[in-house]
Context: one part of a larger RNA
RNA sequence: GCCGGCGAGUUUACGCACACGGCAUGGCUAAGGGCGCGAGUCCGGAGCCGAAGGGAAACCGAGUGUGAACAGCGCGUUCGUCGCGUGCGUAAGACCCGAAACGGGAUGAGCUUACCAUGAGCAGGGUGAAGUUUCUCGAAAGAGAGAUGGAGGCCCGAACCAUAUGAUCGUAUAACGUCUGUGGAUGACUUGUGGUAAGGAGUGAAAAGCUUACCGAAUUCCGUAAUAGCUGGUUCUCUCCGAAACAGCUUUUGGGCUGGCGUCAGAUGUUCCCCAUGGGGGUAGAGCACUGGAAGGAACAAACAGGGAGAAAUCUCGUUGUUCCUAUCAAACUCCGAAUACCAUGGAUCAAAAAUCUGGCAGUUAGACUAUGGGCGCUAAGGUCCAUCGGUCGAGAAGGGAAGAGCCUAGAUCUCAAGUUAAGGUCCCAAAAUCUACGCUAAGUGCAUCUCAAGGAGGUGAAGAUUCGUUGACAGUGAGGAUGUUGGCUUAGAAGCAGCCACCAUUUAAAGAAAGCGUAACAGCUCACUCAUCGAGAGUCUUUGCGCCGAAGAUAAUCGGGGCUAAGCGUAGUACCGAAACUGAGGAAUCCAACACCCUCCGGGGAGUUGGAUUGGUAGGAGAGCGCUCGUACUCGCAACGAAGGCAAAGGGGUGACCCAUGCUGGAGUAGUACGAGGUGAGAAUGCCGGC
Numbered sequence: 001g002c003c004g005g006c007g008a009g010u011u012u013a014c015g016c017a018c019a020c021g022g023c024a025u026g027g028c029u030a031a032g033g034g035c036g037c038g039a040g041u042c043c044g045g046a047g048c049c050g051a052a053g054g055g056a057a058a059c060c061g062a063g064u065g066u067g068a069a070c071a072g073c074g075c076g077u078u079c080g081u082c083g084c085g086u087g088c089g090u091a092a093g094a095c096c097c098g099a100a101a102c103g104g105g106a107u108g109a110g111c112u113u114a115c116c117a118u119g120a121g122c123a124g125g126g127u128g129a130a131g132u133u134u135c136u137c138g139a140a141a142g143a144g145a146g147a148u149g150g151a152g153g154c155c156c157g158a159a160c161c162a163u164a165u166g167a168u169c170g171u172a173u174a175a176c177g178u179c180u181g182u183g184g185a186u187g188a189c190u191u192g193u194g195g196u197a198a199g200g201a202g203u204g205a206a207a208a209g210c211u212u213a214c215c216g217a218a219u220u221c222c223g224u225a226a227u228a229g230c231u232g233g234u235u236c237u238c239u240c241c242g243a244a245a246c247a248g249c250u251u252u253u254g255g256g257c258u259g260g261c262g263u264c265a266g267a268u269g270u271u272c273c274c275c276a277u278g279g280g281g282g283u284a285g286a287g288c289a290c291u292g293g294a295a296g297g298a299a300c301a302a303a304c305a306g307g308g309a310g311a312a313a314u315c316u317c318g319u320u321g322u323u324c325c326u327a328u329c330a331a332a333c334u335c336c337g338a339a340u341a342c343c344a345u346g347g348a349u350c351a352a353a354a355a356u357c358u359g360g361c362a363g364u365u366a367g368a369c370u371a372u373g374g375g376c377g378c379u380a381a382g383g384u385c386c387a388u389c390g391g392u393c394g395a396g397a398a399g400g401g402a403a404g405a406g407c408c409u410a411g412a413u414c415u416c417a418a419g420u421u422a423a424g425g426u427c428c429c430a431a432a433a434u435c436u437a438c439g440c441u442a443a444g445u446g447c448a449u450c451u452c453a454a455g456g457a458g459g460u461g462a463a464g465a466u467u468c469g470u471u472g473a474c475a476g477u478g479a480g481g482a483u484g485u486u487g488g489c490u491u492a493g494a495a496g497c498a499g500c501c502a503c504c505a506u507u508u509a510a511a512g513a514a515a516g517c518g519u520a521a522c523a524g525c526u527c528a529c530u531c532a533u534c535g536a537g538a539g540u541c542u543u544u545g546c547g548c549c550g551a552a553g554a555u556a557a558u559c560g561g562g563g564c565u566a567a568g569c570g571u572a573g574u575a576c577c578g579a580a581a582c583u584g585a586g587g588a589a590u591c592c593a594a595c596a597c598c599c600u601c602c603g604g605g606g607a608g609u610u611g612g613a614u615u616g617g618u619a620g621g622a623g624a625g626c627g628c629u630c631g632u633a634c635u636c637g638c639a640a641c642g643a644a645g646g647c648a649a650a651g652g653g654g655u656g657a658c659c660c661a662u663g664c665u666g667g668a669g670u671a672g673u674a675c676g677a678g679g680u681g682a683g684a685a686u687g688c689c690g691g692c
Base pairs, nucleotide, nucleotide: 001692002691003690004689005688006687011092012091013090014089015088016087017086018085020083021082022081023080026049027048028047032043033042034041035040053060054059063075064074065073066072095233096232098230102223103222104221105220106219107218113197114196115195116194117193118192119191120190121189122187124156125155126154127152131148132147133146134145135144136143137142160184161183162182163181164180166179167178168177199215201211202210203209236625237624238623239622240621241620246259247258248257249256250255260364261363262361263360264359265358266357267356268355270353271354274347275346276345277344278343279342285336286334287333291330292329293328295326296325297324298323299322300321301320302319306317307316308315309314367393368392369391370390371388372387373386374385375384376383398409399408400407413587414586415585416584418583419582420581424577425576426575427562428561429560433574435573436572437571438570439569440568446564447563455549456548459546460545461544462543463542464541465540466539467538468537476533477532478531479530480529482506483505484504487501488500489499512527515526516525517524588615589614590613591612592611593610594609595608597606598605599604626681628678629677630676631675632674633673634672635671637670638669645665646664647663648662651660652659653658
């Protein structure tokens, strides 16, 4: 891991509600007792509920309390009881499994820590303390040298003890080893045996270390099914309806209680939704009449911060304030002011649909994205917080969006090798147009969105404005572009062209006292301007469509792909494809209505036909069933002429749980019907046990 078996809302008491039953001339007994083998039955009315309430009470009573009140107000003025079943609550282990912990008593020092007693072990080598002695010196104390001696938590290094962040191993040889290296190795050394000390206690050269392989409080049994607002699991079927992720309170925020929203029963009987009419409002917008903000201008007033001019008087700029004009801004401004929404009244349709009330039972109170109106944030976020009780998901499948909870289409009762459409599509992958018409794009731009900015450009299309042009424009080509003059000044020089001043005149078709380059200064080359040649458009500006650059990333790496010059973009149109939508054909269930049938306690109930509507579904509510074990009764039930059980995809029935038949196996019990009782249904719990 798989298979098999086991495995979780139980029982008692009390209470509430509903269904059913008994009695209602109110209902019921409890303890206890009699009888009986027992099941049970007969007594037992103590007591409980009900039949009257109100008040603290006295007390009064269909009323009573308050109160001065005959007022008002509060509570009342018709809800039987017992049993049984189901649902829920409370008390108990209370659906099951699960802590870490807490307390009590025991058991442990054969591991390890410390100590006590008694034993044992430490190859070999080195160093050479004290002491002793000889010699020398010394008056002596003593000193030096040699010899002797053999000290030391001395040195090197086996056994032994220990250790490393190394290697190996890492389902190991081993729940800590092995190899290699390293430290100690006569000592605070190592070690054998025996003994002592223990659980809030011991022991500890102290690491909260160790106390029998995980010690910040051992192990074991018991209290004990501790508690767990937490996690996990909770077993058959079909049918009807179907939520919430919000509000208030909460040592409350991943939990509760109440309300909201669901369901079931009862009641009311259209009250709901919709339309019309009538209302109040101060939002969007708008405005500046108030309150404030902010820009420009003008006038007036005041004071003299400050600057300037002047000898000063004073003038001027400026400063502050008010008023006016122009153009404005506001969630906490309003002279105004919608659409919606909300309230009331009236009216119609629908009745299988709603609404409201009372009661039983819930679940929900972590929401998500999207659209719109807003706050915070950066008019950031797949951000966060509100609102529209918006939409979808949640709890919703199907088609589209390449893929995809929340987007678009559309709400799946079942079957069909039928049809029509929606969104979206129609070259191939891949169903359907290589469709029609007119344009645009040349960038593979683009081929739904998410993928682009400021800025730049004789890309190209459209619309418009304006200037020049056969009296010849624009561009090109040929020629001229001169003279007074090197203007004056300045300067070493200044001649069109360093700089200052002036910028005239002449000849002209035209030509600046010069718009550039150039020279030391000249020279030289162009330009403006003019003529000729040529022969029809040329220039500038505005708006706009589609493109270009700007544009750098990790697979060559993407339009879903191939690929496409349309199979791209824009406008208009006609076909077709396309879903569980709609239609067609056939079946099922629920609800409603109408018919005729049966039963009836006359309230109603049951089966049937026809017509209509409905039938996605998590939490959850309600209903109807299937199967298992045991008991009672019946079937003169079945059974060695073969029970149960097992095997067999294949037959038959049922919407389904499941049931019936048949064959083989098996070898002794067992089925159906009607009731009753429950140790009653397995795929999950890192479930438990067994097998492989």
The part of an RNA shown here (large-subunit ribosomal RNA, domain II) has 692 nucleotides and comes from a Patescibacteria group bacterium. The RNAcentral record of the full RNA draws on ENA. The source organism's lineage runs through Bacteria and Bacteria candidate phyla. The coordinates come from a structure-prediction model, not an experiment, and the mean pLDDT is 83.